[in-house]
Context: one part of a larger RNA
Molecule: small-subunit ribosomal RNA, 3' major domain
Organism: uncultured bacterium
RNA sequence: UGACGGGGGUCCGCACAAGCGGUGGAGCAUGUGGUUUAAUUCGAUGAUACGCGAGGAACCUUACCUGGGCUAGAAUGCGCGUGAAGGGCUUGGAAACAGGUCCGCCCCGCAAGGGGCACAAAGCAAGGUGCUGCAUGGCUGUCGUCAGCUCGUGCCGUGAGGUGUUGGGUUAAGUCCCGCAACGAGCGCAACCCUUAUGUUUAGUUGCCAUCGCGUGAAGGCGGACACUCUAAACAGACUGCCUGCGCAAGCAGAGAGGAAGGGGGGGACGACGUCAAGUCAUCAUGGCCCUUACGUCCAGGGCGACACACGUGCUACAUGGGUCGGUACAGCGGGUCGCGCGGUGGCAACACUUAGCCAAUCUUGUAAAGCCGGUCACAGUUCGGAUUGGGGUCUGCAACCCGACCCCAUGAAGCUGGAAUCGCUAGUAAUCGCGCAUCAGCCAUGGCGCGGUGAAUACGUUCCCGGACCUUGCACA
Repeated sequence: UGACGGGGGUCCGCACAAGCGGUGGAGCAUGUGGUUUAAUUCGAUGAUACGCGAGGAACCUUACCUGGGCUAGAAUGCGCGUGAAGGGCUUGGAAACAGGUCCGCCCCGCAAGGGGCACAAAGCAAGGUGCUGCAUGGCUGUCGUCAGCUCGUGCCGUGAGGUGUUGGGUUAAGUCCCGCAACGAGCGCAACCCUUAUGUUUAGUUGCCAUCGCGUGAAGGCGGACACUCUAAACAGACUGCCUGCGCAAGCAGAGAGGAAGGGGGGGACGACGUCAAGUCAUCAUGGCCCUUACGUCCAGGGCGACACACGUGCUACAUGGGUCGGUACAGCGGGUCGCGCGGUGGCAACACUUAGCCAAUCUUGUAAAGCCGGUCACAGUUCGGAUUGGGGUCUGCAACCCGACCCCAUGAAGCUGGAAUCGCUAGUAAUCGCGCAUCAGCCAUGGCGCGGUGAAUACGUUCCCGGACCUUGCACA
């Protein structure tokens, strides 16, 4: 000087408390451990691994296993040679691959030659998801959006170092003020950026009968019109600016006035010096080491999906704030041409056939659901719950046995609120309800990322648990 203390002081955070809803019990989904296996590819492992890499494992992917093949090889360039390329049929085979046969005889150029493509051989050269994240770059997690981390000059100290950065206030903040042997500065904080809340202007192939006309069973359907809504660009607006009280000031309190919004308005992006030899050599890049008829590469099938068990994360429930049947109302973000698919027809349905429109504020996805109204059930393992299993189908795809989703009929399991323990959340939040997207042929999505609908309770307080910040004290630690 730091680190540490079941030392002290001050302060903060869904840290506790006050509340609401869960997990831990059940079934299933998914990840992991373990076990098994020819293989169950690899990585991630307290917080900071475990619906994580994976934003799509039937083949492919795929890195694993078994078997069958290749050895300048699956890609590219240069040089040598040959042939257009390519297509049809066919033999063996699981295919890769190895053969047979027929058609074809490219483009530019008079020619020589050149170009593109393919094949064979040989060379410069390839290939490795093999090892080392403790050789590395890059990227990332975490402490932590915590308020800290430093420097120049000066001053103090023999020196390590200190001072500044401590003190008194204040703040979300090393934020600002006052004081002070310090005076300044940098990286952080804040602001500048995006979005949302209000208005104005500009602009109307969306919106409105607001206004006029036409028109319908109904409908902006049509003429017309940019008023309103909206869309998307510019601008305005909030600054403790004004008022009162306290205060030297910074600021705090009142919310007084105005205002759509008030004291950081809400949300996002943004992560200091550093810590964990944290994670990643399997995104990529890369030093070193290792393999080179194999640790490379092609193909078929299998595996990554196994199952006594253990854990994490979720979904669905155990019902009346409900189930079921009928009627009826209101969104937003998005997506769409190998696509979205209106309408019509068939089917109980998944879906099929046909097809209008739309490269989309125009067409379509697209009926939002919870909600509201009415009927029924009457507390039961039930008209709760839907696992499991049998049968029949639909669709995608070369192909759904291992191992897809969906539909119909039947079957109806456990489960009656979950021990010790433990998690999230302070407002348009929790809870609850549905909708969209990426990946994607299809889908194991209950995951992830977004969107809107309905919409709470509670916070006395900081003694205690956890984590952190500053000052101080002890110290046998570095």